This is a predicted structure of a 72-nucleotide RNA (transfer RNA) from a Candidatus Bathyarchaeia archaeon. The source organism's lineage runs through Archaea, Thermoproteati, Candidatus Bathyarchaeota and Bathyarchaeia (SeqCode). Its Rfam family is "tRNA". From the family's description: Transfer RNA (tRNA) molecules are approximately 80 nucleotides in length. The family's RNA type in Rfam is transfer RNA. Rfam links the family to the GO term triplet codon-amino acid adaptor activity.

């Protein structure tokens, strides 16, 4: 060069065209506690860029980049 896979809070995943974008992890507050952890409640934090289809895109179609395996 080409061919597959993925790209979502710091971090690790999920996600039937209509979702408050879900979970654990973390960070903050606060209950528990003689203190520390442990638990519990409550917040904080995300959709690689631009296009395109569509009444509606994280989700479909194209491209570009960026990973990672594979072929030459």
């Nucleotide at each position: 060069g080409c061919c597959u896979a993925g790209g979502u809070g710091g971090u690790g995943u999920a996600g039937c065209g209509g979702c408050g974008a879900g979970c654990a992890u973390u960070c903050a507050a606060g209950c528990c506690u003689g203190u520390c952890a442990c638990g519990c409640u409550u917040g904080a934090g995300a959709u690689g860029u631009g296009g395109g289809u569509u009444c509606g895109a994280c989700u479909c179609c194209c491209a570009c980049c960026c990973u990672a395996g594979g072929c030459g």